Predicted 3D model of a 152-nucleotide RNA (c-di-AMP riboswitch aptamer (ydaO/yuaA leader)) from a Geodermatophilaceae bacterium. The sequence was found by an Rfam model in a public genome assembly. Model confidence (mean pLDDT): 77 of 100.
[in-house]
């Protein structure tokens, strides 16, 4: 000097998955008979998100049937196959920080999964129940220091 990895802090992205209060506290630090920070855990509030649930309306489907349903952008089609899956598209979705936010257009780059309920659920006021997890990037390239409208 280059490359790979780990921990802490901060910044950024997907996502509802964030912000407080109280209790407890491994551990760390300090000007050390006290103070500060504080993982994991528990309770609770706000905000956001999801499910169940009338009249009316809608629908015919189900009683093991090719059952039905939910979260999610993640659906559908074609080809191949060693029937595990692979490839090409596609409904749909995300990102592109150089004042901030929202919407639209152009361009580029990606995703287009997975899981859950358990025979059962259309919509649905009142009402009832739950979730706030997880996954990535930030020294390395050659460029979106693109366009329009609005808000504050």
């Nucleotide at each position: 000097g280059c490359u790979g990895g780990g921990c802490c802090g901060c910044c950024g992205c997907c996502u509802a998955a964030u912000c407080g209060g109280c209790c407890a506290g491994a551990g760390a630090g300090g000007u050390u008979c006290c103070c500060u920070c504080g993982a994991c855990g528990g309770c609770u509030g706000a905000a956001c998100c999801g499910g169940g649930g009338a009249c009316c309306c809608a629908c015919c489907g189900u009683u093991u049937g090719u059952g039905g349903g939910g979260u999610g952008a993640a659906u559908c089609g074609g080809c191949g196959c060693u029937c595990g899956c692979g490839c090409c598209g596609u409904a749909g979705g995300g990102c592109u920080a150089c004042a901030u936010c929202u919407u639209c257009c152009c361009a580029g780059c990606c995703c287009g999964a997975a899981c859950c309920c358990g025979u059962c659920a259309g919509c649905u006021a009142a009402c009832c129940c739950g979730g706030u997890a997880g996954g990535c990037g930030g020294u390395c390239g050659a460029c979106g220091c693109g366009g329009a409208a609005g808000a504050a």